RNA sequence: UCGCGUGUUCUGGGGUCGGUGAAAUUCCGAGCCGGCGGUGAGAGUCCGCGACCCGGUCGCAAGCCAGCGUCCGGUUGACCAGGUGGAAUUCCUGGACCGACGGUCAGAGUCCGGAUGGGAAGCGCACGCGA
Numbered sequence: 001u002c003g004c005g006u007g008u009u010c011u012g013g014g015g016u017c018g019g020u021g022a023a024a025u026u027c028c029g030a031g032c033c034g035g036c037g038g039u040g041a042g043a044g045u046c047c048g049c050g051a052c053c054c055g056g057u058c059g060c061a062a063g064c065c066a067g068c069g070u071c072c073g074g075u076u077g078a079c080c081a082g083g084u085g086g087a088a089u090u091c092c093u094g095g096a097c098c099g100a101c102g103g104u105c106a107g108a109g110u111c112c113g114g115a116u117g118g119g120a121a122g123c124g125c126a127c128g129c130g131a
Base pairs, nucleotide, nucleotide: 001131002130003129004128005127006126007125008124010122016030017029018028019027032109033099034098035049036048037047038046044097045096053074054073055072056071058069059068060067079095080094081093082092083091101113102112103111
């Protein structure tokens, strides 16, 4: 230095101005944000990871409905054109597009809540083994 194993830390950004209205940080106009790993060269839109949600399983609890937890499985958004180049849906130029669930005096990527929660992949650190 590399590989493998165990433990462990960490693990997402963003509502500003104007308009309408009885009421909107939710609608309309403009503006704002972009996790982690991968990749022939750097990615919100390619490939993969995840939270929410759905189904099943087993356990707890239970009169019923509901509830709490374990494990397994499923679902899960959105990009084109031109340029450069050996190589780019990743860079440059231009124009687009996307963003769980519940709540709300009115519809939310950005406010509030579950969440001081959970959390995989992965980076780092420690230890062990091997080369």
The RNA shown here (FMN riboswitch aptamer (RFN element)) has 131 nucleotides and comes from Nocardioides caldifontis. It was read from a public genome assembly, where an Rfam model found it. Its Rfam family is "FMN riboswitch aptamer (RFN element)". Rfam's curators write: The RFN element is a highly conserved domain that is found frequently in the 5'-untranslated regions of prokaryotic mRNAs that encode for flavin mononucleotide (FMN) biosynthesis and transport proteins. For this family Rfam cites "Regulation of riboflavin biosynthesis and transport genes in bacteria by transcriptional and translational attenuation" (Vitreschak et al., Nucleic Acids Res, 2002). Lineage of the source: Bacteria > Actinomycetota > Actinomycetes > Propionibacteriales > Nocardioides.